Transfer RNA from an uncultured Bacteroidales bacterium, 72 nucleotides, folded computationally. Rfam family: tRNA. The family's RNA type in Rfam is transfer RNA. Gene Ontology term of the family: triplet codon-amino acid adaptor activity. Rfam describes the family as follows. Transfer RNA (tRNA) molecules are approximately 80 nucleotides in length.
């Protein structure tokens, strides 16, 4: 230099056009003499950034950025 993949909650990841979810973690409560385990409830997201298409975009298109891999 060229090509491809990935980017969504604190972490690991789902979600292929129609109101953003799970597990773990975190907070509160229940339970216990007290922990752990278990149970209930809850908080936490400008979906990497900027444009475009569409009635409607995490999702499709373009550019940029970051990470990772391949080729030279």
């Nucleotide at each position: 230099g060229c090509c491809a993949a990935u980017g969504u909650a604190g972490c690991u990841c789902a979600g292929u056009g129609g109101u953003a979810g799970a597990g773990c973690g975190c907070a509160u409560c229940c339970u216990u003499g007290g922990u752990a385990a278990g149970g209930a409830u809850g908080a936490g997201g400008u979906c990497g950034c900027g444009g475009g298409u569409u009635c409607a975009a995490c999702u499709c298109c373009c550019g940029c950025c970051a990470u990772c891999g391949g080729c030279u």